[in-house]
A computed fold for a 76-nucleotide RNA from a Nitrospirota bacterium, annotated as c-di-GMP-I-GGC riboswitch aptamer. It matches the Rfam family "c-di-GMP-I-GGC riboswitch aptamer". A reference for the family is Weinberg et al. (2017), "Bioinformatic analysis of riboswitch structures uncovers variant classes with altered ligand specificity", Proc Natl Acad Sci U S A. Its mean pLDDT, the model's own confidence on a scale to 100, is 79. The sequence was found by an Rfam model in a public genome assembly.
């Protein structure tokens, strides 16, 4: 470094509920655990989504890829 134990110590928290911004997708705190080896940061490319319309302007990013950085080790 590849790699990812039914390994060991932390980490994050889907849907749902309660509270509550926003016109809206969405986002925030509590409470929960279905999951996660970057579900960490960022938002470049592509998907979904919203906004009366859009070649504007958002939103998601726990859909997919493509950057940057990080924990902890067995087999190989």
């Nucleotide at each position: 470094c590849c790699c990812g134990a039914c390994a060991a110590a932390g980490c994050c928290a889907a849907c749902c509920c309660c509270u509550g911004c926003g016109c809206g997708a969405c986002a925030a705190g509590g409470g929960g655990a279905c999951g996660g080896a970057a579900a960490g940061c960022a938002a470049c490319g592509g998907g979904u989504c919203u906004u009366a319309a859009g070649g504007a302007a958002g939103a998601u990013g726990g859909c997919c890829g493509a950057g940057c950085u990080g924990c902890c080790g067995a087999a190989g």